[in-house]
Order: sequence, then structure tokens, then C1' cells
RNA sequence: AGGAGAGUAGUUCAAUUGGUAGAGCAACGGUCUCCAAAACCGUAAGUUGUGGGUUCAAGUCCCUCCUCUCCUG
Repeated sequence: AGGAGAGUAGUUCAAUUGGUAGAGCAACGGUCUCCAAAACCGUAAGUUGUGGGUUCAAGUCCCUCCUCUCCUG
């Protein structure tokens, strides 16, 4: 320099080829227990990397930029 992929909750990842953003773990509260762990129930936690565009509607499609990984030279 060229090519490919990824970026979504604290973290690991979903979201069925555009239609209400979810789950596991972690955190917090509760039940249980002499206490704790485990188990069970519940709660909270998101500007979907940035900025634009298309659309009635964008995590999803298009463009710019940023970060990371891989390949080629």
C1' cells in the first nucleotide's frame, strides 16, 4: 500500500436476509440457611464505535472517519 472480517449492557454473544434491542455470566435485592455457598424468584444496567444519507420505519441498507484482528506484498 491492497484485500477481508469485527465493533450492540460491566463482560461473552444473539437479534430468523428493514418492523417493540434480548440471553448467559457478573452486580444488586429477596426466599432458603445458625452463617455462607449452591438453588430459585426478581430488579437495574444500551445515544447499537463517530458523523451523515436512504426509508413511514435502520443494530440491519449506502457513504465518511476511528479502533481491533487476519491475509497479500
Transfer RNA from Lentimonas sp. CC11, 73 nucleotides, folded computationally. Rfam family: tRNA. Gene Ontology term of the family: triplet codon-amino acid adaptor activity. Taxonomically the source falls in Lentimonas (Bacteria, Pseudomonadati, Verrucomicrobiota).